[in-house]
A computed fold for a 76-nucleotide RNA from an Oscillospiraceae bacterium, annotated as transfer RNA. Its mean pLDDT, the model's own confidence on a scale to 100, is 81. The source organism's lineage runs through Bacteria, Bacillati, Bacillota, Eubacteriales and Oscillospiraceae. RNAcentral holds the sequence, with entries from ENA.
RNA sequence: GCUGAUGUGGCACAGUCGGUAGCGCAACGCCUUGGUAAGGCGUAGGUCACCAGUUCGAAUCCGGUCAUCAGCUCCA
Numbered sequence: 001g002c003u004g005a006u007g008u009g010g011c012a013c014a015g016u017c018g019g020u021a022g023c024g025c026a027a028c029g030c031c032u033u034g035g036u037a038a039g040g041c042g043u044a045g046g047u048c049a050c051c052a053g054u055u056c057g058a059a060u061c062c063g064g065u066c067a068u069c070a071g072c073u074c075c076a
Stems, first nucleotide, its partner, number of pairs: 001072007010025002013022001019056001027043005049065003053061001
């Protein structure tokens, strides 16, 4: 330098034939207990790596950039 994959709450991930983001764990509150743990109920937290475009509408499609990983190649 080229090619491919990945990037989504604090963490691990789902959602990819476009219709406005979800699960588990963790956190917090309540119930339960003499008190914990476990269990039950609930709450908060992300505008989806960044920029731009298409569209009535983009996490999803097109283009570019960045980061990580893998492979290939050139020069010294």